[in-house]
RNA sequence: CGCUCAUCCAGAGGGGCAGAGGGAAACGGCCCGUUGAAGCCCCGGCAACCCUCCAGCCAGUCUCCGCGCGGUUCACCGAUACCGCCACCGAAGGCCCUGGCUCGGGAAGGUGCCAAUUCCGUCUCGCGGUGAGAUGCGCCGCGAGGAAGAUGAGGA
Repeated sequence: CGCUCAUCCAGAGGGGCAGAGGGAAACGGCCCGUUGAAGCCCCGGCAACCCUCCAGCCAGUCUCCGCGCGGUUCACCGAUACCGCCACCGAAGGCCCUGGCUCGGGAAGGUGCCAAUUCCGUCUCGCGGUGAGAUGCGCCGCGAGGAAGAUGAGGA
């Protein structure tokens, strides 16, 4: 930055300075705050986006092979046996390499975060209730989506 993607009902607070606001913005609601708001600093913590290693599974790949293929054996065909080959096929094996997955494990580093779902609503759609019935509309409740915002990883 009129850009892309992912996530946003989980989790995690003490101290110091400061001194009246704060919960992004507007409105409405509801909260937090002089038992100390915002902001700054220190320490601690949470989480796992980036990162990283490990485990399991799947796919590719690889390896070995045969119930695969080719040859010989045979008067012919088949079987058998032997030889050869992984180009086809796939009951097998392995985990070297690549990728993916998991409410998986880890947390040194880069961010982020540590009242309330992003505190809730606002726009659209649907469902239910209600105003005696229907449509419409209003109100109440619920659900789905959107907008806006936040954070991360990218891009320009």

Predicted 3D model of a 156-nucleotide RNA (SAM riboswitch aptamer (S box leader)) from Streptomyces sp. The coordinates come from a structure-prediction model, not an experiment, and the mean pLDDT is 77. Rfam family: SAM riboswitch aptamer (S box leader). Its family is annotated with regulation of gene expression in the Gene Ontology. RNAcentral holds the sequence, with entries from Rfam and Ribocentre. Lineage of the source: Bacteria > Bacillati > Actinomycetes > Kitasatosporales > Streptomyces. The same sequence occurs in records of 2 taxa.